[in-house]
RNA sequence: GGAGAAGAUCAGAUGAUCGCUGGUAGAAUUUAUCUGCCGGAGGAAAGUCCGAGCUCCAUAGGGCAGGAUGGUCGCUAACGGCGACUGGGGGCGACCCUAAGGAAAGUGCCACAGAAAACAUACCGCCCGCGUAUGCGGGUAAGGGUGAAAAGGCGAGGUAAGAGCUCACCGCUUUUCUGGUGACAGGAAAGGCACGGCAAACCCCAUCCGGAGCAAGACCAAAUAGGAGAACGCUUAAGGGCGGCCCGCUCGAUGUUCUCGGGUAGUGUCGCAAGAGGCAGCAGGCAACUGUUGUCCCAGAUGAAUGAUCAUCGCCGUGUGGGGGGUAACCUAAACACGGGACAAAACUCGGCUUAUGAUCUUCUCUUGAG
Numbered sequence: 001g002g003a004g005a006a007g008a009u010c011a012g013a014u015g016a017u018c019g020c021u022g023g024u025a026g027a028a029u030u031u032a033u034c035u036g037c038c039g040g041a042g043g044a045a046a047g048u049c050c051g052a053g054c055u056c057c058a059u060a061g062g063g064c065a066g067g068a069u070g071g072u073c074g075c076u077a078a079c080g081g082c083g084a085c086u087g088g089g090g091g092c093g094a095c096c097c098u099a100a101g102g103a104a105a106g107u108g109c110c111a112c113a114g115a116a117a118a119c120a121u122a123c124c125g126c127c128c129g130c131g132u133a134u135g136c137g138g139g140u141a142a143g144g145g146u147g148a149a150a151a152g153g154c155g156a157g158g159u160a161a162g163a164g165c166u167c168a169c170c171g172c173u174u175u176u177c178u179g180g181u182g183a184c185a186g187g188a189a190a191g192g193c194a195c196g197g198c199a200a201a202c203c204c205c206a207u208c209c210g211g212a213g214c215a216a217g218a219c220c221a222a223a224u225a226g227g228a229g230a231a232c233g234c235u236u237a238a239g240g241g242c243g244g245c246c247c248g249c250u251c252g253a254u255g256u257u258c259u260c261g262g263g264u265a266g267u268g269u270c271g272c273a274a275g276a277g278g279c280a281g282c283a284g285g286c287a288a289c290u291g292u293u294g295u296c297c298c299a300g301a302u303g304a305a306u307g308a309u310c311a312u313c314g315c316c317g318u319g320u321g322g323g324g325g326g327u328a329a330c331c332u333a334a335a336c337a338c339g340g341g342a343c344a345a346a347a348c349u350c351g352g353c354u355u356a357u358g359a360u361c362u363u364c365u366c367u368u369g370a371g
Stems, first nucleotide, its partner, number of pairs: 001367010012313007020040008042343001046354002049352005054213004061247004066209005071085005086100001087098004101204002106202002108198003123144002125140006152170002155167003171193001172191008217270003220266001227260006239251003277296008315340006323332003
């Protein structure tokens, strides 16, 4: 100098003028006015993909069906999230990915090619015998071919030729020892040992799961013809009870449900922001995170506020510049001029994930050249 990997921070600042808005203190009181003070859009506010808080059903239990997750151990309010570790895979490496329980409970699939795709084989080949020969009979699964995958791999012996047929090593299975909370790793012994793969196929196993959602919901105001009809029933009851079904439970005494028809609904109030909250110190933990002490209050609109202009500074880019460094190539300070900031906007809140995107910094890996 080049090419990469992982992580962190920021997303301009200050002042002035004008404008909008929440809270608060006053003045003024009909005027939706004035003054002062304190505040006022994101790291993703996006997606609506997960999980919860909160509200209602509602007094709300059990089961079936259905759905989600899937190595181990931890964190968390919880999660399909995060951390660490293990197994497998990719990369020279820093590092990255993982859909990672069970194929001997059952069903199913493996196209084409190939002799044969799983209780699966003999096309070519090799060996033996018969035969003049084409060829016929028997043995074989080591070699070749097909394929993503073909009855464990490699080497030696053995054989008519071969084959775990035999032996050593590796792999696999079983038993056991050591380390580890565990997944798992390593060692030893015995066994000639397999009937392949796919569960991101159905399925089995383990764990978990009510529903709907701030347009939830509560209150005030307003209006109504307290209308018409039908069915069932009056506790030995019909009917209703917010994902489906069953059981249970519950409401139900001139009741319940259904159908038709009519009226009202405000630019109303609350919900609405003090929180699983932010920041800092200390302690524990490899870490995620937890505890504790102190401190702070940092939007709440409702056709939708949080803005506009100017100046200075800061950051980035381009050019001029040349004090300095250097053998050189080249790099670069001060100063000056010009230009400029990506993705993008709360609407109940929070923890995650995913996607879009500008600038800077830190650490690490590989490589080239010089000293």